[in-house]
Molecule: transfer RNA
Organism: marine sediment metagenome
RNA sequence: GCGGGGGUAGCUCAGUUGGCUAGAGCAUCAGCUUACCAUGCCGAAGGUCGCAGGUUCGAGUCCUGCCCCCCGCU
Numbered sequence: 001g002c003g004g005g006g007g008u009a010g011c012u013c014a015g016u017u018g019g020c021u022a023g024a025g026c027a028u029c030a031g032c033u034u035a036c037c038a039u040g041c042c043g044a045a046g047g048u049c050g051c052a053g054g055u056u057c058g059a060g061u062c063c064u065g066c067c068c069c070c071c072g073c074u
Base pairs, nucleotide, nucleotide: 001073002072003071004070005069006068007067010026011025012024013023019057028044029043031041032040050066051065052064053063054062
């Protein structure tokens, strides 16, 4: 340099031919339960969807450029 895959909550990830409010598990916080802890139950908080543009009535999803990680080729 070329090709492929990936970047979404603190972590691991899902997100269906673009459609209403962006989700799950774990973790965190609070409450219930218990004599206490653990377990269990309930709830809450937490996201400029890697960055910047474009297309569209509407983009996590499509297009372009750039950045980072992994694999392969030269």